Predicted 3D model of a 77-nucleotide RNA (transfer RNA) from Candidatus Foliamicus sp. RNAcentral holds the sequence, with entries from ENA. The coordinates come from a structure-prediction model, not an experiment, and the mean pLDDT is 82.
[in-house]
RNA sequence: CGGGGUAUGGCGCAGGCUGGUAGCGCGUCUGCUUUGGGAGCAGAAGGUCAACGGUUCAAAUCCGUUUACCCCGACCA
Numbered sequence: 001c002g003g004g005g006u007a008u009g010g011c012g013c014a015g016g017c018u019g020g021u022a023g024c025g026c027g028u029c030u031g032c033u034u035u036g037g038g039a040g041c042a043g044a045a046g047g048u049c050a051a052c053g054g055u056u057c058a059a060a061u062c063c064g065u066u067u068a069c070c071c072c073g074a075c076c077a
Base pairs, nucleotide, nucleotide: 001073002072003071004070005069006068007067010026011025012024013023020057028044029043030042031041032040050066051065052064053063054062
């Protein structure tokens, strides 16, 4: 320098192709249960999807650019 991949609650991921209320597991908090803890049950909080722009009535999703990380190749030694 060229190509490809990844980026979504605290953590790990799905959703993207086919635009229409952002979900799952773990964790956290509260309550019930228990002498207490654990387990179990019930409930709750926590995101505006890497950033910016475009298209659209409407963008996590489509398009462009950029950033960070990973892989491959090239180049140099």